[in-house]
Context: one part of a larger RNA
RNA sequence: AUCACGCUGGCGGCAUGCCUAACACAUGCAAGUCGAGCGAGAAAGUGUAGCAAUACAUGAGUAAAGCGGCGCACGGGUGAGUAACACGUGGAUAACCUGCCUCGAAGUGGGGAAUAACACCGGGAAACCGGUGCUAAUACCGCAUAUACCAAUAGAGUCUGCGGAUUUUAUUGGGAAAGGAGCAAUUCGCUUUGAGAGGGGUCCGCGGCUGAUUAGCUAGUUGGUGAGGUAAUGGCUCACCAAGGCAACGAUCAGUAGCCGGUCUGAGAGGACGGUCGGCCACACUGGAACUGAGACACGGUCCAGACUCCUACGGGAGGCAGCAGUGGGGAAUUUUUCGCAAUGGGGGCAACCCUGACGAAGCAAUGCCGCGUGGGUGAUGAAGUACCUUGGUACGUAAAGCCCUUUCGGCAGGGACGAAGAAGGUGACGGUACCUGCAGAAGAAGCCCCGGCUAACUCCGUGCCAGCAGCCGCGGUAAUACGGGGGGGGCGAGCGUUGUUC
Numbered sequence: 001a002u003c004a005c006g007c008u009g010g011c012g013g014c015a016u017g018c019c020u021a022a023c024a025c026a027u028g029c030a031a032g033u034c035g036a037g038c039g040a041g042a043a044a045g046u047g048u049a050g051c052a053a054u055a056c057a058u059g060a061g062u063a064a065a066g067c068g069g070c071g072c073a074c075g076g077g078u079g080a081g082u083a084a085c086a087c088g089u090g091g092a093u094a095a096c097c098u099g100c101c102u103c104g105a106a107g108u109g110g111g112g113a114a115u116a117a118c119a120c121c122g123g124g125a126a127a128c129c130g131g132u133g134c135u136a137a138u139a140c141c142g143c144a145u146a147u148a149c150c151a152a153u154a155g156a157g158u159c160u161g162c163g164g165a166u167u168u169u170a171u172u173g174g175g176a177a178a179g180g181a182g183c184a185a186u187u188c189g190c191u192u193u194g195a196g197a198g199g200g201g202u203c204c205g206c207g208g209c210u211g212a213u214u215a216g217c218u219a220g221u222u223g224g225u226g227a228g229g230u231a232a233u234g235g236c237u238c239a240c241c242a243a244g245g246c247a248a249c250g251a252u253c254a255g256u257a258g259c260c261g262g263u264c265u266g267a268g269a270g271g272a273c274g275g276u277c278g279g280c281c282a283c284a285c286u287g288g289a290a291c292u293g294a295g296a297c298a299c300g301g302u303c304c305a306g307a308c309u310c311c312u313a314c315g316g317g318a319g320g321c322a323g324c325a326g327u328g329g330g331g332a333a334u335u336u337u338u339c340g341c342a343a344u345g346g347g348g349g350c351a352a353c354c355c356u357g358a359c360g361a362a363g364c365a366a367u368g369c370c371g372c373g374u375g376g377g378u379g380a381u382g383a384a385g386u387a388c389c390u391u392g393g394u395a396c397g398u399a400a401a402g403c404c405c406u407u408u409c410g411g412c413a414g415g416g417a418c419g420a421a422g423a424a425g426g427u428g429a430c431g432g433u434a435c436c437u438g439c440a441g442a443a444g445a446a447g448c449c450c451c452g453g454c455u456a457a458c459u460c461c462g463u464g465c466c467a468g469c470a471g472c473c474g475c476g477g478u479a480a481u482a483c484g485g486g487g488g489g490g491g492c493g494a495g496c497g498u499u500g501u502u503c
């Protein structure tokens, strides 16, 4: 310094809280949003008419769903794997990408064919699926235009790491678009393109574990040519050619391990660790794969295989808490199936707003750190009691009682925030909380370990190598300051002690 356990336990603030089974998970919630992209569009209820059936209006262009857009690659979790360009640090990219955002340039013309929803029919226990017919769009597809963009060819200039890069001129070829809202002004979009910001990919130098009782390892292996592939370099992949490449400065193999900022310890050097918080990486039941997309090989997406669990009409289906709570299990051991989107931040939306177990809060736990309290003054007949005693007395001890005060914390009552956003008004989960004022009364609040030496603190009784103690030395066999109890004392104090771990 850090846990767990034992005994004990008044309050507050701030932190922290499965180190074990990356074991299995009931239930709820954790990612949606947009009607100002599009077509379609209920019902209950209410009203009116009617004997009633019912009709009409409203509910309402609402709900629920569908097409479409953006988001779902962020945020949150975990540390299994990984000894690696994974991480740290410093560089390279003339070998690259980048949705949303910012600044700039140009444009937004004219057409077409479908499809879900829906209706009907059918299959299935279900999950769900098939057929026919209808329809829209900012969904999809041609055409036009594009000096900017891309490709090829030819010429000139500049730079260069001599591979190439870049600027410019000419010719040829290629490729765009979507509309919505508003009375309008306008605004939100859309397309092409230049630059930026932020984000990422790739490559390289150096750095950080153990074992030689692991000494040889390697066939896409090492290099070349060509091709494919990628946003991009590259054996990344393939064909052919060559026979290389690594290693005692430790290759290969084996074991262990996420890495760092940092944390603990220490005078420092160093050693140990990497929980909370921040950065990076990896993973999402196990293994594999791609699709979509600016971005994934995708925790709450898809497909395949496997193990497990569940449903089944036995034909077939459904699922994945290492999200927040919570359950079982494991364990020495680790919390509520809470409140709120008020703040901060994120997604969608013109906005209103919606969503957000991120987050803000509350709850539980002395788990840690810090602060406060459990009273203060006075009080000698040195009371009673208890312990000891040489029986004279001594100690607990101003300690108590008594008297005089105070009221922190806790309790009750009244008031009552900041946090809320640059004018006004509105908006607070926390919370009637913090805080302020008043009231009552010493009232409700002390334990734990130790007392042989190390090491601070001594006596009596019991026990008799027994019962027991013990970190080391060692105590105990009849006078035990070492065992057990009493009295007294010492230490720390809402804690104290023990065990484990690290320095």
Base pairs, nucleotide, nucleotide: 001501002500004498005497006496007495010372011371012370013369014368015367016365017364018330023328024327025326027325028324029323032070033069034068037067038066045058046057047056048055049054077283078282079281087207088206089205090204091203092202093201096200097199098198101196102195103194104193105192106191107190108189109143111141112140118133119132120131121130122129123128149174150173151172152171153170154169155168156167157166158165159164179188180187181186209255210254211253216246217245218244221243222242223241224240225239226238227237228236258280259279260278261277262273263272264271265270285306286305287304288303289302308319309318310317311316336362338361339360340359344358345356346355347354348353375405376404377403378402385396386395387394388393409444411439412438413437414436415435419430447492448491449490450489451488452473453472454471458487459486460485461484462483468475469474
Small-subunit ribosomal RNA, 5' domain from an uncultured bacterium, 503 nucleotides, folded computationally. Its Rfam family is "Bacterial small subunit ribosomal RNA". Rfam links the family to the GO terms ribosome and structural constituent of ribosome. The coordinates come from a structure-prediction model, not an experiment, and the mean pLDDT is 87. The full RNA is in RNAcentral, with records from ENA.